[in-house]
Order: sequence, then structure tokens, then C1' cells
RNA sequence: GUGCUUGGUGGCGAUGGCGUUCGCCCUUAAGUGCUUUAAAGCUGAUGACGCCUGUGCAUUU
Repeated sequence: GUGCUUGGUGGCGAUGGCGUUCGCCCUUAAGUGCUUUAAAGCUGAUGACGCCUGUGCAUUU
């Protein structure tokens, strides 16, 4: 340097992205918010933290 064989690489946590960390799941899984008979209503871009984007409220210019 080349060829062959074997092993590792994952996903999810109520709407976006990155980093750190925690928990969960093994594809038959983790996961798919809450209240309400219904109508309808409420919180939040996080599992947690930091930053960015979007959005909401209040104040000032």
C1' cells in the first nucleotide's frame, strides 16, 4: 500500500436548530400535554440548562 473477514455507529423525552447533561427504548419499543358530557378553554419552542430562530405579554424610544 492492497485484498478479505469481523465488530462498532442508533432512536425517543407535546411544533425548529446547536452544545452540555439526565432519563427511557431496542423496532412488538421509548413517544403522541392538561381540563371538559359536549361546546370550549389553558401552559410551553427545554426532560433540565445555555445560546440562536420564531412566537406571546408589558414598558420605553
Predicted 3D model of a 61-nucleotide RNA (Fluoride riboswitch aptamer (crcB RNA motif)) from a Mollicutes bacterium. It was read from a public genome assembly, where an Rfam model found it. NCBI's taxonomy places the organism under Bacteria, Bacillati, Mycoplasmatota, Mollicutes. Rfam family: Fluoride riboswitch aptamer (crcB RNA motif). A reference for the family is Baker et al. (2012), "Widespread genetic switches and toxicity resistance proteins for fluoride", Science. The prediction has a mean pLDDT of 79.